């Protein structure tokens, strides 16, 4: 980077530093000088893989991940109700494994 697979309705933030962007795209729609992103400290969560435990499950010791808003909500596609909207899947996307 490509394939497989497995989750995606729950949970979880201060401080320093920076000084203006973020929320994958697009489009809505929202957060942000009452301080965005980015970096460093601490703390959290959560249970994917290791570990470990009389083993359902529990620990939270390693490895990731993750702590605004359901993946925040919608996406040229299918399929169902129905009145122009809802519901499911698909498709995007993210996270862990596994393979190439």
């Nucleotide at each position: 980077u490509u394939c497989u697979u497995a989750u995606c309705a729950a949970g979880a933030g201060a401080g320093a530093u920076g000084g203006a962007g973020g929320g994958a795209u697009u489009g809505g729609c929202c957060c942000u000088a009452u301080g965005a992103a980015g970096u460093c400290u601490c703390a959290g969560c959560a249970a994917c893989c290791a570990g470990u435990c009389u083993a359902a499950g529990g620990c939270a010791u390693g490895g990731u991940g993750c702590u605004a808003a359901u993946u925040c909500c919608a996406a040229g596609u299918g399929c169902g109700a129905g009145a122009u909207u809802c519901g499911c899947a698909a498709a995007a996307g993210a996270u862990g494994a596994g393979a190439a």